[in-house]
RNA sequence: UUGUUAUCAAGAAAGGCAGAGGGAAUAGACCCGUUGAAGCCUUAGCAACCCUUUACAUAAUAAAGAAGGUGCUAAAUUCUACCCAAUUUGGAUAGAUAACUU
Numbered sequence: 001u002u003g004u005u006a007u008c009a010a011g012a013a014a015g016g017c018a019g020a021g022g023g024a025a026u027a028g029a030c031c032c033g034u035u036g037a038a039g040c041c042u043u044a045g046c047a048a049c050c051c052u053u054u055a056c057a058u059a060a061u062a063a064a065g066a067a068g069g070u071g072c073u074a075a076a077u078u079c080u081a082c083c084c085a086a087u088u089u090g091g092a093u094a095g096a097u098a099a100c101u102u
Base pairs, nucleotide, nucleotide: 003100004099005098006097007096008095013043014042015041016040017039021032022031023030026081027080028079029078044073045072046071048070049069050068051065052064053063054062055061077094082091083090
């Protein structure tokens, strides 16, 4: 880099540098931002997957635990756009994360 599977309406902050953008892509909105965006560093926190334990017939599934590896810490993956339905936490596509795989 490629692919598969699962999950994604809960949760979770400060400091320093920096100096104008950011919220994935396209379009439209809306929101955040000099009361300091993005990015980098440090510490802290949260607990999605891997992890551990228990139940269970291995597995699957459920519950509990921990914070080692990734990850995450404004707003539902911010909302809508594609399809069904016709308010809805529906489905598809895409994205993010994890595990496995090429």
SAM riboswitch aptamer (S box leader) from Lutibacter sp. HS1-25, 102 nucleotides, folded computationally. The prediction has a mean pLDDT of 82. Of the family's consensus pairs, 97% are formed in the model.